[in-house]
This is a predicted structure of a 1527-nucleotide RNA (small-subunit ribosomal RNA) from Candidatus Roizmanbacteria bacterium RIFCSPLOWO2_01_FULL_38_11. Its mean pLDDT, the model's own confidence on a scale to 100, is 81. Taxonomically the source falls in Candidatus Roizmaniibacteriota (Bacteria, Bacteria candidate phyla).
RNA sequence: AAGAGUUUGAUCCUGGCUCAGGAUGAACGCUAGCGGUGUGUUUAAGAUAUGCAAGUCGAGCGAAUCCGAUUGUUAGCAUUGAGAGUAUGAGUUUAUGCUCUCUAUGCUGAUAGUCGAUAAGCGGCAGACGGCUGAGUAACACGUAGGAACCUACCCCUCGGUAAGGAAUAGCCCCGAGAAAUCGGGGGUAAUACUUUAUAGUCUCGCAAGAGUAAAGGGCAUAACUGCUCGCCAAGGGAGGGGCCUGCGGCCUAUCAGGUAGUUGGUAGAGUAAUAGCCUACCAAGCCUAUGACGGGUAGCUGACCUUAUGAGGGUGAACAGCCAGAAGAGCACUGAGACACGGGCUCUACACCUACGGGUGGCAGCAAUCAAGAAUCGUUGGCAAUGGGCGAAAGCCUGACCACGCGACACCGCGUGUAGGAAGAAGCUUUUCGGAGUGUAAACUACUGUGGUAGGGGAAGAAGUUCAGUGUAAGCUGAAUUGACGGUACCCUGCUAGAAAGAAGCCGCUAACUUCGUGCCAGAAGCGUCGGUGAUACGGGGGCUUCAAGCGUUAUCCGGUGUGACUGGGCGUAAAGAGUCUGUAGGCGGCCGUUCAAGUUACUUUUUAAAGAUCUCGAUCCAAUCGAGAGAAGGGAAGUAAUACUGUUCGGCUCGAGUUAUCUUCAGGGUAAUCGGAAUUUAUGGAGGAGUAGUGAAAUGCGUUGAUACCAUAAAGAACACCAGUGGCGAAGGCGGAUUUCUAUAAGAUAACUGACGCUGAGAGACGAAAGCUAGGGGAGCAAACCGGAUUAGAGACCCGGGUAGUCCUAGCCCUAAACGAUGCUCGCUAGUUGCAUUUUUCCUUCAAUUUUGACGGAAGGGUGUGGCGAAGCUAACGCGUUAAGCGAGCCGCCUGGGGAGUACGACCGCAAGGUUGAAACUCAAAGGAAUUGGCGGGGAGACACACAACUAGUGGAACAUGUGGUUUAAUUCGAUACAAACCGAAGCACCUCACCAAGGCUUGACAUCCAAAUGAAACUUUGAUGAAAGUCAGAGCCUCCGCAAGGACAUUUGGACAGCUGUUGCAUGGCUGUCGUCAGUUCGUUCCGUGAGGAGUGCCCUUAAGUGGGACAACGAACGUAACCUUCGUCCCGAGUUAUAUUUGUCUCGGGAGACUGCCCCGAUGUCUAUCGGGGAGGAAGGGGAAGCAGACGUCAAGUCAGCAUGACGCUUAUGCCUUGGGCGACACACAUGUUACAAUGAGAUAGACAAAGGGUUGCUAAGCGGUAACGUGGAGCUAAUCCCAUAAACUAUCUCUCAGUAGGGAUUGAGGUCUGAAACUCGACCUCAUGAACGCGGAAUUAGUAGUAAUCGUGGAUCAGCCAUGCCGCGGUGAAUACGUUCUUGUCUCUUGCACACACUGCCCGUCAAGCCAACAAAGUCGGUAGUGCCUGAAGGAUCACAUUUGUGGGACGAAGGCAAGAUCGGCGAUGGGGACUAAGUCGUAACAAGGUACCCGUUCUGGAAGGAGCGGGUGAAUCACCU
Repeated sequence: AAGAGUUUGAUCCUGGCUCAGGAUGAACGCUAGCGGUGUGUUUAAGAUAUGCAAGUCGAGCGAAUCCGAUUGUUAGCAUUGAGAGUAUGAGUUUAUGCUCUCUAUGCUGAUAGUCGAUAAGCGGCAGACGGCUGAGUAACACGUAGGAACCUACCCCUCGGUAAGGAAUAGCCCCGAGAAAUCGGGGGUAAUACUUUAUAGUCUCGCAAGAGUAAAGGGCAUAACUGCUCGCCAAGGGAGGGGCCUGCGGCCUAUCAGGUAGUUGGUAGAGUAAUAGCCUACCAAGCCUAUGACGGGUAGCUGACCUUAUGAGGGUGAACAGCCAGAAGAGCACUGAGACACGGGCUCUACACCUACGGGUGGCAGCAAUCAAGAAUCGUUGGCAAUGGGCGAAAGCCUGACCACGCGACACCGCGUGUAGGAAGAAGCUUUUCGGAGUGUAAACUACUGUGGUAGGGGAAGAAGUUCAGUGUAAGCUGAAUUGACGGUACCCUGCUAGAAAGAAGCCGCUAACUUCGUGCCAGAAGCGUCGGUGAUACGGGGGCUUCAAGCGUUAUCCGGUGUGACUGGGCGUAAAGAGUCUGUAGGCGGCCGUUCAAGUUACUUUUUAAAGAUCUCGAUCCAAUCGAGAGAAGGGAAGUAAUACUGUUCGGCUCGAGUUAUCUUCAGGGUAAUCGGAAUUUAUGGAGGAGUAGUGAAAUGCGUUGAUACCAUAAAGAACACCAGUGGCGAAGGCGGAUUUCUAUAAGAUAACUGACGCUGAGAGACGAAAGCUAGGGGAGCAAACCGGAUUAGAGACCCGGGUAGUCCUAGCCCUAAACGAUGCUCGCUAGUUGCAUUUUUCCUUCAAUUUUGACGGAAGGGUGUGGCGAAGCUAACGCGUUAAGCGAGCCGCCUGGGGAGUACGACCGCAAGGUUGAAACUCAAAGGAAUUGGCGGGGAGACACACAACUAGUGGAACAUGUGGUUUAAUUCGAUACAAACCGAAGCACCUCACCAAGGCUUGACAUCCAAAUGAAACUUUGAUGAAAGUCAGAGCCUCCGCAAGGACAUUUGGACAGCUGUUGCAUGGCUGUCGUCAGUUCGUUCCGUGAGGAGUGCCCUUAAGUGGGACAACGAACGUAACCUUCGUCCCGAGUUAUAUUUGUCUCGGGAGACUGCCCCGAUGUCUAUCGGGGAGGAAGGGGAAGCAGACGUCAAGUCAGCAUGACGCUUAUGCCUUGGGCGACACACAUGUUACAAUGAGAUAGACAAAGGGUUGCUAAGCGGUAACGUGGAGCUAAUCCCAUAAACUAUCUCUCAGUAGGGAUUGAGGUCUGAAACUCGACCUCAUGAACGCGGAAUUAGUAGUAAUCGUGGAUCAGCCAUGCCGCGGUGAAUACGUUCUUGUCUCUUGCACACACUGCCCGUCAAGCCAACAAAGUCGGUAGUGCCUGAAGGAUCACAUUUGUGGGACGAAGGCAAGAUCGGCGAUGGGGACUAAGUCGUAACAAGGUACCCGUUCUGGAAGGAGCGGGUGAAUCACCU
C1' cells in the first nucleotide's frame, strides 16, 4: 500500500475502455485586492535596425596634443621704491616735468622643465575566462572506477643569475593610387620589440670524453657609493588546470545477418607535449559478429526532477551545478602556456548591405530590442555600492558577469475583503399542496477594530575596504576623511477611514450538491455509462445548494490507479495463448561421498561516489515559502583482509539416474519388398428368355423388340480386403487391418554381469508429416469435384435422380498445410481408493498327461507395463480434472497481452504453380469473449388435458332481405372499437330532439354555478304590434315588490370584473371499470439446506385427480393467494304460514325455515405390498360418485380497450373549438367482409276444428265485453295500483280436407294503388293493413362454425329501451326433444419434465454476403517531385606533409583537400489517372448461409465452381440433436 463506472434479463470470470490523485518552463476561457520568494522563445541552430557586452598598463617606448598647476628665462605695458642725469620755477635749497639705470609687483605673450590629462602607434598581459545555445553526436561523448607515455602562463616554495654590443621598424614627415575600404614609394626614430657575443649549475644530449641553450629593464630614495621595490633569465618542486589510455554502466529496430583493406597485427621510420595505423613503406591475413557486428531511426550526458507503498519500476533532463559540443553552412591553419579561437585571420557557399560598377563590408545560439514562426514566454531600465573577473606597483579603468529595479496570478507561500449584536424573520426574488417554505442574521440598523488604504513624521542593515596623518623592521595598530544603484525603499510612530477589494466550476451515477420555467431526437450536452421524440434534478434561463478560493475551470503531456508486460508480481483444456511430431547444436539446469582453490557468496577495514538537492536537527525572516549551519545513512565502484555452508573450479571415488551385454519369456494392423488368394463389381462372349427395367416423397431424364432387366456358363480388368473386430494392439506424430515369405526398427517383463553421471530440456538447424493439389510416365473396375440432362422451386447456379471428366491406384519428384485435438509441450519426484480390459511375471490350488523334473486347461492372490470408468484431498470462473492431474514441487523450451482491420499489406526466404513461413500500420468500436442461471423458442424428445381432432347433428360460405364494418362518395356522410379478444360492438330504439358532423342566421359574463363593485326598483308574470325560416331583434301596455320600528336584509335586472363553458388533444400522464390468456392450475412466502453467485431445493420422482386434488418416498419443514368448499337456483321430503283461486276442504300452488349424499355400507378387480386412489357390481334412496346450473377470475401478460358514461393531471380555444336556432347529414352506393332472418319445400304448404305452458308487464298505463270496418284500427267504457282485472288466442301438436314434385297452392323480395296509427311534423326517413305484382332461390366451391342431454335441433311466448319504430337484434321463459364419442396418430391451444440455442423487445427473435448511395484512412500503380548517405570519374579555393632552385627578404612545384559537375545505383518520403479490398453510415435491392436436428448437422484444411450469402468432391474434428444397440 483504498477503489469506482461500463459487456448480461440477471450471475461469476476473463478482458479492454474510462474516472477520482499528484506534477508542469505550460497555453486557453471567465475573474482578480496586497506582499515575499522563485521563474519566463519548449517553436525557426530562422533573419536582424540601433546601443552596449574586453580591455588595461605612461612605473616598457618614442613622437605629439591639450589645458591646469608650478619653476626658470625672456619681451612689452602699467605701477611702487631707490639712484643718476637734465630742463623749468622759486632762489642758496626745494618743487615739478622729462630721460636713464636698478628693484619689486601685476597683466599679456613667447620659451624650457616638472606634475597631471588625452587619443593613435610600437611593446606587455588579458581577448582560450566569464556569458549564450543544444544543431550535431549512440561516441571513451557522459557517469563511475582505475592507469601511464605527458604539458602547464599567471600563483607559492627553493637555488642561482641579470654582463657587453648591434641592426631595424610602426607612429611621424613628404609624394602617389583609390568612390571607399585601404594600399604603395621615399626619409628619419625609441623600447621590457628584434638580434649577436660572453658566461653555465642540480638543465638537455651522450656510456664517456665532450657538446649545446639565457636574460630587460623600470620606479622611488640618495650628492654619490648604494639601498628598497616591481620585473627578466636558468633549474628544481608544489598547487590548480589540461591532454591521452582502459574496465564497467545507461535508447529502439533482425521486415538491418554478415561487416572490414589502414582493415587486424608486426618491423622500420615520420610526427606529437605525450602513447598509438596517428601517418608512410614493407611483411603476414588477420579483426568484429546471434552475449546482436554492420546498417537504419531517435537523442547532448550526468548530479538530479516528477510519480510511486520516500518499494521495485516508469517518465523527464526547464531553472541551479559538473562535463561535452557549437558559434550563418563548410574547410584550413596562424599566434599563443593554452584555440584550430562566439564579439581574431584566410578560402569557398548561401544570404544581406554599400558602391563612382572597378571593388568592398557583415555574422545577437552575449544583454536589451525588432521581424517572422507559433497555443505561447518580459525592459532597446539603473549601477559597478556589494560578490567575482581582466589589466595595473597603486590610485584606478573596464565588466549587459553580477547586483538591483520593471513587466507577467507563470508557480509556491503568506495576508485581506471585516468583528459583535440584530426578526418566529423586512422588501425583492424563487417556489408552493396557496397554508406556507427558501434566500436568512443574510441585509437594513447599532456598537467596535484597523491587516489594508490614505495623509503626516522618523528612517535603516547591506560598508568590508580605500586615502591621508602618526607609529612600527614587518605583519599591523591608532586617528581623521570618504564610498549605496536599490532608495527616502523595507521598517517604525501618529491621525482618519468598513471605506477600493469575490469569483470560478459543478449539482443523473461514478462524485459533495435540487427545484421551477422554456425547448420537444430540435436546439444542444457528454470523461465513461449515456441524456433530449410535451411533465428533462443530464439541454438553455432563474432560484437554491456544493466544492475550491484570488483564483477557478478546460486543453496538452508524464507517473499513478493498471498485478493491463507480472524481478518484487500474471497466464496458456473451453476466455488471447502448447510449435503437427521427433532427433539434436549452442545455451540453461543437473545424483551421492571426499579433496583443492576461493570466482560467485558473506563479514570487516580503507577509499571514492563534487557542491547543491532529498532525510534529520538547529538557526534567520512575526510564520510559511525561502535561506544558512551541522549531522547521518542507504545504494554503486575500487582495493585489502578473513570465512568456506551452498553454487562454481581441480582431483579422486561410488551406484540408486542413464546406458550396454548375455540368457529366457512374450506380444503385435510398426516399417520395407516380393508372391499368392477368394468374395463382390463392371465389361466382353455364348446360351436361354420376351417387355419392361431403373429410380423417387411423387416423378421424369436414362436403358430396352438392333432383345434390356432378371438367370446360366466362360473370360478379362482394376481397386478394396466382409466375418474375426473389441474405449483391443503397434507407432514420435501423420498413421497402420486378406495370407505367406525376405530385410529391419522399437517396446514390456524376469535373471545375471558390466560402464560409472555418460543426464534433462533444447534457440537456430535437420528429418518425418492425412487429405487435397502440382510435374513426368503408367493404370483406370467402382466412386466421383467440374460438366450435361431430369425433377423440386417464386427462382434452384443446391439438397433428390440419371450420366460423367480430372482425381482416387502405381513409380519417381514436389508441396508442408488440417478441429495435424486430449483444443492439455517434454522430463523427474511426491500425494486416498475402487472397478474393468490387454499383456507379462511370481506364488499357491484343482484336474489331466507324466510319475522326476516338467507340460497343458482352469482358478485364486500378488508385482510390473499399457489402456478405460467412478471418485478422497486438492485445484478450477464454472464446466470439470483428479497417480494417464487441470493437485503439490523442480528444470528447460514454445506462446499470449481488448475486438475488428488481419494472418491482410509491404519486404524477405521457400515453392513449377497453387501457395506457405515470418508479419505490421492507419482507421474504427466499447465492447468482443468463457462458463453457468432463469425464461422464451425449436419444422428436438417424453407425459397429460380440452367439442382440439375423430364420430354424430344442425349450420355458415351460394340466393334475397335485415343489421354492422371497410372502401368510395359527399357541404357533412360526427366519433370510437378494428388478429383470436372489432364488425345486431358503445347504441336497452338515429324523422325533430338526441348530435358530437355540415350549410345558413344569431349571442358574447354568456344556456348553467359562485362572488365582488356600482346603478336601478323592479323583476318574474300577463300581453300587443312589426320583422324573421326560427332563434331572436325592435317598439309598446298592464303590474310598480317583499320582510323589518329602524339600521339593514332578501329578490331581480343592467353595466363592469373575477370567471363560466368545451363530446377540443393526449387511454403512451391517470383513477375507475372491462376484455383476453382462463375456471387454465398455477403463483409465492418464512425458516432451513445446497451453490462464490445469478439461483436452486421446497413446487422435482412414483401413483392418482377436473385440480400443486390426495397419498408414498425424499434436505426439507410449514404457510399464503388460487382449486375445492361456504352463498344462490332447480330436483325429494318434513315443518310453519296462507292472499288469490274454488260451491267447500285437502292436495296442487305461493312464501319462509329445515332434513338429505359422505365412496358412508357390502362384494370383486387394478396400481408388486400398505396407504391413497381408480374401475365394475349391489343395497338403500327423489338424487351416486363434482346430482344439474349460477356466482366467484390467483401472481401476472397484452403501454389491450375506454379522456365520448363518469372522474382527473397537463396542454389548447375564450365575439369561439363556447351557446341558441332552422334545414340537412349520421339512412349516400360500381364494390368487399361479418352477423343474422326467410327460404329453396311433401317429416311440406294452405284451410277448418280442437288441446296443453312458463315467465313477465301495466295508472300520462294495460284495456275487457259489446258495436262498426275485409283489415290495420275506430268506438266504447266494465275492471285493475294487480296470484283478484287486462296484455293473452300459446305455437309446434292432434283430427279432417285440398295441393302432388312444378320455380308449383314452394319462396316471398321488389313495385303500383288505397288506407290505419303515433307524433308540431312520416319528402329525404316510421311501423302496420288491404288489393294487385310475384325476383333470386331447386340445399350451396375452397374453406369454416356450434353442440356431449333436457344439450343440439325445432316451436311459440314475454320484457327492457320506447310517442311511434326500421327488433329478423339483445335479455328471459317454457313446449316437443335427438344422434354420436373407436380413440389421442394428426390439426389448434394449454400444463409439466428434459434437451439444444449466437434469442432476452425473447422466432413477427437473431443474423450473413453481393449490389446501389455517401464519407474516411491505408495499399497497389504508368510516372513525377524532393530528402539522405555513399561509390566511381572530372574540375579543384584557402591551407599544405614534402621536393627543387635561389638565398637578404624568396621563387617554382606539390600528394591531399572544402565545394561543384557527370554517371549508375541504394534508401526514405510527397503527389498520382485508375484498381482491388477495408472501416463506418435508424428505416434502399437480392436472396436466407449461420444460431433449434435452423429445416441438406456444423466446422477445419484443400480443390473446382456459382449474382451473393454459398454449393459440391476428398480427408479430418465433435465444439451436433434424436433414436437404437453395447459396456
The sequence is in RNAcentral, with records from ENA and SILVA.